[in-house]
RNA sequence: GCCGCGUUGGCCCAAUGGUAAGGCGUCUCUUUCCUAAGGAGAAGACUAUGGGUUCGAGUCCCAUACGUGGUA
Numbered sequence: 001g002c003c004g005c006g007u008u009g010g011c012c013c014a015a016u017g018g019u020a021a022g023g024c025g026u027c028u029c030u031u032u033c034c035u036a037a038g039g040a041g042a043a044g045a046c047u048a049u050g051g052g053u054u055c056g057a058g059u060c061c062c063a064u065a066c067g068u069g070g071u072a
Base pairs, nucleotide, nucleotide: 001071002070003069004068005067006066007065010024011023012022018055026042027041028040029039030038048064049063050062051061052060
C1' cells in the first nucleotide's frame, strides 16, 4: 500500500429498517445489633465522527478517525 473485521452508558454485551434489551458497577430505600449477602426502585447510551438513501437508520451506502487480523 491492498483486503477483511470491529467501534453501542463507567466496564461487558444484545437489538429481522419501526423511538436500544440485559449483566456488572453507581445512587436511593428496605432487611440486620453492625457489615456482607438478600429484596425493591432510580439515574445513566440522540449507537466513533461527518454525509447520503428511506415515511422511518444502531442496522443499508459513502468518506474519515481509531483499534485489530491477513497479505506482496
Source information: Predicted 3D model of a 72-nucleotide RNA (transfer RNA) from Sphaerobolus stellatus SS14. The source organism's lineage runs through Eukaryota, Agaricomycotina, Agaricomycetes, Sphaerobolus and Sphaerobolus stellatus. It is recorded under the gene name tRNA-Arg-CCT-3-1. Rfam family: tRNA. Rfam describes the family as follows. Transfer RNA (tRNA) molecules are approximately 80 nucleotides in length. It is annotated as a transfer RNA. RNAcentral holds the sequence, with entries from GtRNAdb.